A computed fold for a 155-nucleotide RNA from Ramlibacter tataouinensis TTB310, annotated as FMN riboswitch aptamer (RFN element). Its Rfam family is "FMN riboswitch aptamer (RFN element)". Its family is annotated with FMN binding in the Gene Ontology. Taxonomically the source falls in Ramlibacter tataouinensis (Bacteria, Pseudomonadati, Betaproteobacteria, Ramlibacter). RNAcentral records the identical sequence in 2 taxa.
RNA sequence: CGAGGUCUUCAGGGCGGGGUGGAAUUCCCCACCGGCGGUAGGCGGCGAAAGCCGCGAGCCCGCGAGCGCCCCGCGGUCCGCCCGGGCCACGGGGGUCAGCAGACUCAGUCAAAUGCUGAGGCCGACGGUCACAGUCCGGAUGAAAGAAGAUUCGC
Repeated sequence: CGAGGUCUUCAGGGCGGGGUGGAAUUCCCCACCGGCGGUAGGCGGCGAAAGCCGCGAGCCCGCGAGCGCCCCGCGGUCCGCCCGGGCCACGGGGGUCAGCAGACUCAGUCAAAUGCUGAGGCCGACGGUCACAGUCCGGAUGAAAGAAGAUUCGC
C1' cells in the first nucleotide's frame, strides 16, 4: 500500500398548540424531523506558497431498511382420487433482478451553482388503530448502507 481472509464495536430524528368529532399525536390550521457514500464555489484549521486536513445537499448521482418479485421448506385448501398443479398462510433464502423506492423552483452573486445567500415550495415503506399516520404502536433486543478498529495474509 491492497477490490485478500477472520473478527469486534458502532451505525435514525420527529405531534407541541388549536379546530371538528362519540372517537383522530391518523382529518384540518399552525408546528416538528431529515440514515449512509459521492459531488463541492461555502465555513474552519495548518502552511511563505503549492497544497493538506476537518465539516458541508432530505428533494443532484448512487446506496440502505421496507414493500414487491424470484427460489426453497412446511401446513391448509381447491382441481373427485393418485400424479401433477393452482391459490392462501407461515418460516427461511436471493438482493435489483421486471417493479414501488419519494421530493425544487425562482431571484441574487459568479467564469461556473438544483450544492452558496434569500424567498417560496415539495417528499417520506409495510402491518395495526373507535377515522386516513414521515412523527403513535408493531415486526425491531431485528436487519443494514456504511464508519471505525483488531488480527492475519500478500506486495